RNA sequence: GUCCCCUUCGUCUAGAGGCCUAGGACUCCGGGUUUUCAUCCCGGCAACAGGGGUUCGACUCCCCUAGGGGACG
Numbered sequence: 001g002u003c004c005c006c007u008u009c010g011u012c013u014a015g016a017g018g019c020c021u022a023g024g025a026c027u028c029c030g031g032g033u034u035u036u037c038a039u040c041c042c043g044g045c046a047a048c049a050g051g052g053g054u055u056c057g058a059c060u061c062c063c064c065u066a067g068g069g070g071a072c073g
Stems, first nucleotide, its partner, number of pairs: 001072007010026004018056001028044005049065005
């Protein structure tokens, strides 16, 4: 330099055009149980890398940018 892949709650992830004001697990917070802690049960907080485009409608498709990983030279 060229090409390919990835980027979603604090962490790991589901999603494949409308059923998503985005679900689950762990963490965290509150409550219950317990003499206390742990376990267990209930509830809660919290996310689509940034910009543009396509579309009636985009986390999802396309382009650019940024970051990370890989192949070739």